Predicted 3D model of a 74-nucleotide RNA (transfer RNA) from Nitzschia palea. Rfam family: tRNA. The family's RNA type in Rfam is transfer RNA. NCBI's taxonomy places the organism under Eukaryota, Sar, Bacillariales, Bacillariaceae, Nitzschia. RNAcentral holds the sequence, with entries from ENA. RNAcentral records the identical sequence in 8 taxa.

[in-house]
RNA sequence: GCGUUUAUAGCUCAAUUGGAUAGAGCGUUGGAUUUCGGUCCCAAAGGUUAUAGGUUCAAGUCCUAUUAAACGUA
Numbered sequence: 001g002c003g004u005u006u007a008u009a010g011c012u013c014a015a016u017u018g019g020a021u022a023g024a025g026c027g028u029u030g031g032a033u034u035u036c037g038g039u040c041c042c043a044a045a046g047g048u049u050a051u052a053g054g055u056u057c058a059a060g061u062c063c064u065a066u067u068a069a070a071c072g073u074a
Stems, first nucleotide, its partner, number of pairs: 001073007010026004019057001028044004050066005
C1' cells in the first nucleotide's frame, strides 16, 4: 500500500437481516435492611449508536467517504 472485521452508557455486551420510548449485567447515586460494613432488595441518573453525508414514510441496522483499533497479505 491492498483486503477483511470491529466502533452502541464509565466498563463488558444485546438490539430478531429497516418499524413500539435503544436495553441488560457490572459500576455510580439515593433509599430500605444492619450497631457499622458486606450480602440481598427497591429506585434513579447516565446515550449526538466513532465522524460527515446519502437512500427511505421510517436508519443502531442499508450505501459512500473519513478516523481509530485488530487481523491477513508481499